[in-house]
RNA sequence: UGAGUAAGACAGACGACUGCGCCCGUGGAAACGCGGGUGAGGAAAGUCCGAGCACCAUAGGGCAGAGUGCCGGGUAACACCCGGCGGAGGCGACUCCAGGGAAAGUGCAACAGAAAUAAACCGCCUGCAUCAGCAGGUAAGGAUGGAAAGGCGAGGUAAGAGCUCACCCGUGAUCCGGCGACGGAAUCACGAUGUAAACCCCACUUGGUGCAAGAUUGGUAUAGGAGCAUUGAAUAGCUGCCCGCUACGCUCCUGGGAAUCGCAAGAGCCCACCGGUAACGUUGGGACUUAGAUAGAUGGUCGUACUUAGACAGAACUCGGCUUACGGCUUGCUCAUGCA
RNA sequence: GGGGGCGUAGCUCAGCCGGUUAGAGCGCAUGCUUGACAUGCAUGAGGUCAUUGGUUCGAUCCCAACCGUCCCCACCA
Numbered sequence: 001u002g003a004g005u006a007a008g009a010c011a012g013a014c015g016a017c018u019g020c021g022c023c024c025g026u027g028g029a030a031a032c033g034c035g036g037g038u039g040a041g042g043a044a045a046g047u048c049c050g051a052g053c054a055c056c057a058u059a060g061g062g063c064a065g066a067g068u069g070c071c072g073g074g075u076a077a078c079a080c081c082c083g084g085c086g087g088a089g090g091c092g093a094c095u096c097c098a099g100g101g102a103a104a105g106u107g108c109a110a111c112a113g114a115a116a117u118a119a120a121c122c123g124c125c126u127g128c129a130u131c132a133g134c135a136g137g138u139a140a141g142g143a144u145g146g147a148a149a150g151g152c153g154a155g156g157u158a159a160g161a162g163c164u165c166a167c168c169c170g171u172g173a174u175c176c177g178g179c180g181a182c183g184g185a186a187u188c189a190c191g192a193u194g195u196a197a198a199c200c201c202c203a204c205u206u207g208g209u210g211c212a213a214g215a216u217u218g219g220u221a222u223a224g225g226a227g228c229a230u231u232g233a234a235u236a237g238c239u240g241c242c243c244g245c246u247a248c249g250c251u252c253c254u255g256g257g258a259a260u261c262g263c264a265a266g267a268g269c270c271c272a273c274c275g276g277u278a279a280c281g282u283u284g285g286g287a288c289u290u291a292g293a294u295a296g297a298u299g300g301u302c303g304u305a306c307u308u309a310g311a312c313a314g315a316a317c318u319c320g321g322c323u324u325a326c327g328g329c330u331u332g333c334u335c336a337u338g339c340a
Numbered sequence: 341g342g343g344g345g346c347g348u349a350g351c352u353c354a355g356c357c358g359g360u361u362a363g364a365g366c367g368c369a370u371g372c373u374u375g376a377c378a379u380g381c382a383u384g385a386g387g388u389c390a391u392u393g394g395u396u397c398g399a400u401c402c403c404a405a406c407c408g409u410c411c412c413c414a415c416c417a
Base pairs, nucleotide, nucleotide: 001336002335003334004333005332006331007330008329010327013304014303015302016301017300018299020039021038022037023036024035025034026033027032041312045323046322048321049320050319051318052317053210054209055208056207060243061242062241063240065206066205067204068203069202070084071083072082073081074080085099086097087096088095089094100201101200105199106198107195108194109193121142122141123138124137125136126135127134128133150168151167153165154164155163169191170190171189172188173187174186175184176183177182214261215260216259217258218416219415223254224253225252226251227250228249235247236246237245238244268288269286270285271284272283274281275280306310341413342412343411344410345409346408347407350366351365352364353363359397368384369383370382371381372380391405392404393403394402
């Protein structure tokens, strides 16, 4: 210098003018006026997970269903995070993995190929036969396929074959190390296709509905019309079914019509010490912190400098994560090349 | 705001517990029929199965992310 990799912080700046929501003060009977303060994000997004909170029985029984899935730890919890193990990619820094079980059972494996869990098409060998061919043996070779009966060599054989042996690979048991996933070597037994983001098995977890939850105080015409049902029946809620519980006539059409709370400090942020490899935790300190609407505010214009451009994008109950979108900047590390 | 469904030819829809080449109707094109048109008959074209990844030998189908679109939830917005 170039290429890459990991982490971190930022999120255009300053000034003027002019708007909007909320809060405080003040004037006013009110509408509203005046002054001051405050006002989006790292993802506010997708709503994919996990919780808080609220109601339904402080959550019931059975079956089905759903989710998670290497090990250990962290956490309120998680499918998240940290550290490991195994595997995959990369020269490397480093990154990625839905990563239990295929030796419980079932299903599937199209096409090609003789044959797909089961084998004889060609070839090889033996016998018969005048050749053609027929019968048998054989998985070493050819051909097909994503996958062809562990690999390779030697012995052996009519030809062959783990049939036997040496070496190697893999699985299980025993032994050793490790909390564990797992690793190691010797002995013994064995050679078993793939697929579970197919059914399934195993282990663990799992009630539902979501702030349009719901609470309070009020209001309305608890209105009118049509249809259905006629008593433990129907309907509704408790995911599906059966029980059990609760409410209570059910459905459709037309009409009427609200405020307050929930709701803004939270498993918050920063710093220090200690413990821990780390995630994180204990303790102490820090007035570090203030959007809160309900048709829904947070904007616009101009000027200045950087270089004219200045990304993605807008809260709606709240948090912890993940994923996706996106601009430039800084730092560590790796590789390559050049120079000293 | 919350919850749920659906994207396959120009339009409306099939397909599906994964298997060679994805079909149907209408529409479109060409030819025949007609003096001409419609109708009718015959033939044909037209598909990145919304998009991107993953699982698998193999994906419209299974899984995930992403985009678009539709529906539902309130006595008193």
Molecule: RNase P RNA; transfer RNA
Organism: Clostridia bacterium